[in-house]
């Protein structure tokens, strides 16, 4: 001078204060009072994965979306860690990779170029034949070595061959394609063969594997007014659903509300997570009984994939055994201020001090990952 | 607290299955007309496509991540 990896986010003390739970008092009140507990490494972002709930009448597709992609391992899962192979970067520690198929099939590959996917002759090089004013012209043929365009021009350097060129021969590098032998496996290695046949784009459609039911604590339980409204029974009795509130009335919580009449449309709807098949429902007055549910209230609500701390297993990620610990929680709202004191670090100093301390704040909870973040510590390494 | 959708020129908006100068109308500035303004007309200017990074030969378009703003108890009890 740099890689990379761990942790920490001020300590003690006092004074007033707040929220939660226990206990003790009380003149019962929205009250005293005493103990205990009171944000973070990201609580955030809501981007992944799980617990948890409810939701889904049964069967059947696995279709419809969508998501991951080397190879093993790890985990409750994961798109997350870990090891390791390939690629690409760095002198080096290290670091980046949506990293599976482009000989299933389809689409695209602008501009520029002669020509962009069944490849293609603009200059150029070499030839054939006609013609010449001997400088070349014109028709035609071979050629992808050279030029030129492009982000790509259908292997790449060298030699041999040729009229001139060419994987047309040959070496060696790349590709593919098989044997063997290492490794679990991705792959790496020898070797033999072919003889360029296979451009690129899959974070275009797709194929091939492999996960995924949906919805989220405002999820859901369970007490339960008032008003209106459902369901059973018995009596009268028999069309049902929807839309009208800019057609009347009427009730309350006074509203894009609800009943009940009137009008007007239809022959059905409605429920079953999608899709089929099957299966359920289905009217109105008075009386009697019954449960649902709204307001609001309890609960889900923290002892847990938990946290310290030593041991063994593993390179690790992580997993196991022992002993210890109890650690917020709600109304959206609390979790603080202020003093002394140490200790870090910045600024400014008249050298006495004074001022100033990042990001940010749970609201079912956990495991990642992104992003913000003043300063600091330590450890391996180049 | 969930959940959703939006972001392109002062403004409202296009912009297809990626292709090279990113349009369209209003608006505000200039010029013409007019004695002056209004309306016409006429040239033009104005654009980190909400930042970043990736993918690709190339990004307003696709992929990922960050901000911003909306929806709002009539998106959900």
């Nucleotide at each position: 001078a740099g890689a990379c990896g761990g942790c920490c986010g001020g300590g003690c003390g006092g004074u007033c204060g707040c929220g939660g739970c226990g206990g003790g008092g009380u003149u019962c009140g929205c009250c005293c009072u005493c103990g205990u507990c009171g944000a973070g490494g990201a609580a955030a972002g809501u981007c992944c994965g799980g617990g948890c709930u409810c939701c889904a009448c049964g069967g059947u597709g696995a279709a419809a979306a969508g998501g991951c992609g080397g190879c093993g391992g790890g985990u409750a899962a994961c798109g997350c860690c870990c090891g390791c192979c390939c690629g690409g970067g760095g002198c080096g520690a290290c670091c980046c990779g949506a990293g599976g198929g482009a000989u299933a099939g389809c689409g695209c590959c602008a501009c520029a170029g002669a020509a962009a996917g069944c490849a293609a002759a603009c200059c150029g090089c070499c030839u054939g034949c006609g013609u010449u004013u001997c400088g070349g012209c014109g028709c035609g043929g071979g050629u992808a070595a050279g030029g030129g365009u492009g982000a790509a021009a259908g292997g790449g350097u060298g030699g041999g061959g040729u009229a001139a060129g060419a994987g047309c021969c040959c070496a060696c590098c790349g590709c593919g394609u098989c044997u063997c032998c290492g490794g679990u496996a991705a792959c790496g290695g020898c070797g033999a063969c072919g003889g360029c046949a296979u451009g690129g784009c899959a974070a275009g459609c797709c194929c091939c594997g492999c996960c995924u039911g949906g919805a989220g604590c405002a999820a859901g339980a369970c007490c339960g007014a008032a008003u209106a409204g459902g369901g059973g029974c018995g009596u009268c009795g028999c069309g049902c659903g929807g839309c009208u509130u800019u057609c009347c009335a009427g009730a309350c919580c006074c509203g894009u509300u609800c009943u009940g009449g009137g009008g007007c449309c239809g022959c059905a709807g409605g429920g079953u997570u999608c899709a089929c098949c099957g299966c359920c429902c289905g009217a109105g007055a008075c009386g009697c009984c019954c449960g649902g549910g709204u307001a609001g209230g309890u609960c889900g609500c923290g002892a847990g994939a938990a946290c310290c701390a030593u041991c063994c297993a593993g390179c690790g990620a992580u997993g196991g055994a022992u002993g210890g610990u109890c650690c917020a929680g709600a109304g959206g709202a609390a979790u603080g201020a202020u003093c002394g004191u140490c200790a870090c670090c910045g600024u400014c100093u008249u050298c006495g001090g004074a001022c100033g301390g990042a990001c940010a704040g749970a609201a079912c909870c956990c495991g990642g990952c992104u992003u913000a973040c003043a300063g600091g510590c330590c450890g391996u390494c180049u | 607290g969930g959940u959703c959708c939006c972001g392109u020129a002062g403004c409202u908006c296009a912009g297809c299955c990626g292709g090279a100068u990113a349009g369209a109308g209003c608006a505000a500035g200039g010029c013409u007309u007019u004695c002056c303004u209004a309306a016409a007309g006429c040239a033009g200017a104005g654009g980190u496509c909400g930042g970043g990074g990736g993918u690709u030969c190339g990004a307003g378009u696709c992929c990922c991540u960050c901000c911003g703003g909306g929806a709002u108890c009539g998106c959900c009890a």